[in-house]
Molecule: transfer RNA
Organism: Penaeus vannamei
């Protein structure tokens, strides 16, 4: 260079165009405990970027940028 895939909380991983984006971890905060682990409990914290179709976009389609791989 070409072409295939991938991108979502701090990690990891779902989510048929239509519920208030879902579990897991973990950080904080509280019961518990003499403390401090385990258990349990509570909220905060995320859809790589931009345009485009569409009543509605994480999802579709276009470009862009990051990782990956596969040919040359």
């Nucleotide at each position: 260079g070409u072409c295939u895939c991938u991108g979502u909380g701090g990690u990891g991983u779902a989510a048929c165009g239509g519920u208030u984006a879902g579990c897991a971890u973990g950080a904080c905060g509280g019961u518990c405990u003499u403390c401090a682990a385990a258990a349990c409990c509570g909220g905060a914290g995320g859809c790589c970027c931009g345009a485009g179709u569409u009543c509605a976009a994480u999802u579709c389609c276009c470009g862009g940028c990051u990782g990956a791989g596969a040919c040359g």